[in-house]
């Protein structure tokens, strides 16, 4: 330098064109207990990596660019 995967809440994933973006863990608050754990209810947290594009409609389709992995090429 080719090529290719991957990027969604604090972390770890699911959603793969259709109205509000799910799941567990964790973190708040309340229950329950003599106190934590555990359990049980509720809650806050996401510009879906930027940026444009094409759709009547994009986390999802396309293009650019950044980060992050792998393969491979070439220098030493």
């Nucleotide at each position: 330098g080719u090529g290719g995967g991957c990027g969604u809440a604090g972390c770890g994933u699911a959603g793969c064109g259709g109205u509000u973006a799910a799941c567990g863990c964790g973190u708040c608050a309340g229950g329950u207990u003599g106190u934590g754990g555990c359990c049980c209810u509720g809650a806050a947290g996401a510009u879906c990596g930027a940026g444009g594009g094409u759709u009547c409609a994009a986390a999802u389709c396309c293009c650019u660019c950044c980060g992050u992995c792998c393969a491979c090429c070439c220098c030493a």